The RNA shown here (transfer RNA) has 73 nucleotides and comes from an uncultured Clostridia bacterium. It was read from a public genome assembly. Its mean pLDDT, the model's own confidence on a scale to 100, is 82. Its Rfam family is "tRNA". The family's RNA type in Rfam is transfer RNA. Rfam links the family to the GO term triplet codon-amino acid adaptor activity.
[in-house]
């Protein structure tokens, strides 16, 4: 230096065909227990990796730039 991949909640990862972002986990608060673990309800928690373009609307199509795997040389 050149190609292809990912980047979403505190971790793990969905998110079809652009229409108001979700699951397990884990955290708080409650019930349940004499307490504790179990289990159950309830809630907090997001610049969707950054910026620009298209578009009535973009996590989603395009461009650039960053981190970070992986070929290649």
């Nucleotide at each position: 230096g050149g190609g292809g991949g990912u980047g979403u909640a505190g971790c793990u990862c969905a998110g079809a065909u652009g229409g108001u972002a979700g699951a397990g986990c884990g955290u708080a608060u409650g019930g349940u227990u004499c307490g504790c673990a179990u289990u159950c309800a309830u809630a907090a928690g997001g610049u969707c990796a950054g910026g620009g373009g298209u578009u009535c609307g973009a996590u989603u199509c395009c461009c650039c730039u960053c981190a970070u795997c992986u070929c290649c040389a």